[in-house]
RNA sequence: CACUCAUCAAGACCGACGUUAGGGACAGGCCCGUUAAUGCGUUGGGGCAACCUUGUGUAACCACAAACGGUGCCAAUUCCUGCAAUGUUUUUAGGCAUUGGAAGAUGAGAG
Numbered sequence: 001c002a003c004u005c006a007u008c009a010a011g012a013c014c015g016a017c018g019u020u021a022g023g024g025a026c027a028g029g030c031c032c033g034u035u036a037a038u039g040c041g042u043u044g045g046g047g048c049a050a051c052c053u054u055g056u057g058u059a060a061c062c063a064c065a066a067a068c069g070g071u072g073c074c075a076a077u078u079c080c081u082g083c084a085a086u087g088u089u090u091u092u093a094g095g096c097a098u099u100g101g102a103a104g105a106u107g108a109g110a111g
Base pairs, nucleotide, nucleotide: 001111003109004108005107006106007105008104013045014044015043016042017041018040019039022032023031024030026082027081028080029079046074047073048072051070052069053066054065055064056063057062078103083100084099085098086097087096088095089094
């Protein structure tokens, strides 16, 4: 880097020092940011979850429990919408709702 599978309405963050004006994937919207966000470097401590993992039960699917270890996560539903179908409203354009998809993120696997 592309592929396969699963999940994405719940949950959980505070500092110190230095540096940075942009950041929230992309576009539009909306929001966050010099009361210093975001990223990076040095450093102190905390939490959530349960994918891998471990234990028990099971023929298996799976269920329950644990959290020492490997990841992940701790503003806003993945912040919302982006394509399509259906319903509804509207003279139309368009609006609203639901469902599916796309894209993205994370994990596990295989190349």
Predicted 3D model of a 111-nucleotide RNA (SAM riboswitch aptamer (S box leader)).
The coordinates come from a structure-prediction model, not an experiment, and the mean pLDDT is 84.
Rfam family: SAM riboswitch aptamer (S box leader). Its family is annotated with regulation of gene expression in the Gene Ontology.